Record summary: The RNA shown here (transfer RNA) has 73 nucleotides and comes from a Candidatus Woesearchaeota archaeon. NCBI's taxonomy places the organism under Archaea, Nanobdellati, Candidatus Woesearchaeota. Rfam family: tRNA. Its mean pLDDT, the model's own confidence on a scale to 100, is 80.
């Protein structure tokens, strides 16, 4: 050096043809219990890696960059 994926709450990962983002865990209160786990109900908690550009509109499309994890030489 050149090719491929991937980068979304604290973790792990959905998000279909672009239409104001989602679950499990995990947290926090609360109901339950003699009291813990458990189990229910409720809530917080994301500028969607970082910057442009097309669109009325971008987590989605193009483009550049910066990280990881493959493959090739």
């Nucleotide at each position: 050096g050149c090719c491929c994926u991937c980068g979304u709450g604290g973790c792990u990962c959905a998000g279909u043809u672009g239409g104001u983002a989602g679950a499990g865990c995990g947290u926090u209160a609360c109901a339950u219990u003699g009291g813990u786990a458990a189990u229910g109900u409720a809530g917080a908690g994301g500028u969607c890696c970082c910057g442009a550009g097309u669109u009325c509109a971008a987590g989605u499309c193009u483009c550049g960059g910066c990280g990881a994890g493959g493959g090739c030489u």